[in-house]
A computed fold for a 107-nucleotide RNA from a marine sediment metagenome, annotated as SAM riboswitch aptamer (S box leader). The RNAcentral record of the sequence draws on MGnify.

RNA sequence: UCUUAUCCAGAGUGACUGAGGGAACAGGCCCGAUGAUGUCCGGCAACCUCCUUUAUGGAACGGUGCUAAUUCCUGCAGAAUGAGUUUUUUCAUUCUGAAAGAUAAGG
Numbered sequence: 001u002c003u004u005a006u007c008c009a010g011a012g013u014g015a016c017u018g019a020g021g022g023a024a025c026a027g028g029c030c031c032g033a034u035g036a037u038g039u040c041c042g043g044c045a046a047c048c049u050c051c052u053u054u055a056u057g058g059a060a061c062g063g064u065g066c067u068a069a070u071u072c073c074u075g076c077a078g079a080a081u082g083a084g085u086u087u088u089u090u091c092a093u094u095c096u097g098a099a100a101g102a103u104a105a106g107g
Base pairs, nucleotide, nucleotide: 001107002106003105004104005103006102007101012041014040015039016038020031021030022029025075026074027073028072042067043066044065047063048062049059050058051057052055071100076097077096078095079094080093081092082091083090084089
């Protein structure tokens, strides 16, 4: 860098650390000295893996991953509804898709 799959579920009254954090940019909205972040431990999940009676099945030793809020929300395109406007059109809410991102497996 490419392909495929998944992303509204789940998981801490622990130890050390000590001021920032929620990917990047912008706008929001949040978390944080009642402890951010990082490491360890614990836990969750089940992609790889393993088992079998092979299916809407089971396991969790091992390789990863994850452990506030949907991937925290919006950004691009479309649709529906509502409101405003003489018109062009604007705004709000909801939904669908895309983009971007994360993780796994493979190339």